[in-house]
RNA sequence: GCCUCCUUAGCUCAGUCGGACCAGAGCGUCGGUUUCCGAAGCCGAAGGCCGCACGUUCAAGUCGUGCAGGAGGCGCCA
Numbered sequence: 001g002c003c004u005c006c007u008u009a010g011c012u013c014a015g016u017c018g019g020a021c022c023a024g025a026g027c028g029u030c031g032g033u034u035u036c037c038g039a040a041g042c043c044g045a046a047g048g049c050c051g052c053a054c055g056u057u058c059a060a061g062u063c064g065u066g067c068a069g070g071a072g073g074c075g076c077c078a
Base pairs, nucleotide, nucleotide: 001074002073003072004071005070006069007068010027011026012025013024019058029045030044031043032042033041051067052066053065054064055063
């Protein structure tokens, strides 16, 4: 320098024929229940506008472009 993939809640991830309650799951956190207290179990809640910007579209987490970060491969290093 070139190519490919990834970037969604605190963490790990799903959601990718664009569509109207597709913004979710598990763990974690908080509250309740239970208990002498705690753990476990059960019930409930908060928490992200989907890396950033622009674009396409009636409509984008979901397509395109640029940038940033991360992973891998190739090349160069006379």